Predicted 3D model of a 91-nucleotide RNA (TPP riboswitch aptamer (THI element)) from an Acidobacteriota bacterium. Its mean pLDDT, the model's own confidence on a scale to 100, is 78. The model forms 95% of the base pairs in the Rfam consensus.
RNA sequence: AUUUCGCCUAGGGGUGGCCGCCAGGCCUGAGAACACACCCUCUGAACCUGAUCCGGGUCGUACCGGCGUAGGGAACGGCAAUCGCAAUCUC
Numbered sequence: 001a002u003u004u005c006g007c008c009u010a011g012g013g014g015u016g017g018c019c020g021c022c023a024g025g026c027c028u029g030a031g032a033a034c035a036c037a038c039c040c041u042c043u044g045a046a047c048c049u050g051a052u053c054c055g056g057g058u059c060g061u062a063c064c065g066g067c068g069u070a071g072g073g074a075a076c077g078g079c080a081a082u083c084g085c086a087a088u089c090u091c
Base pairs, nucleotide, nucleotide: 001088002087004086005084006079007078008077009075010041011040012039013038015035016027017026018025019024047072048071049070053066054065055064056063
C1' cells in the first nucleotide's frame, strides 16, 4: 500500500502407479473419473507443451527436485464483512 479471508454466478483443469479373475485394496496428493467433489481464473505452477526429458529415490508411478525470470492458459464479475498488520505486494 492492497481489501486477499466468506458466499454466489460464469468459466478452466486433472484423474496416475502397484496388487488382484472380479469385486476391491494399497501409495502420493487438495483431488487419482461423476467425486452434486477438489483445485484454479491474469498478483494466473490449477493445468498443458517441452517430455518416450534430466538427476535422485521407490515394489512402482510427475514420488521428490530440475526444467521454470521458458512458451501457453479460464472473470478488468457480483454480494457481504472491516477482524488481525493475519495474508499478499512494494521499498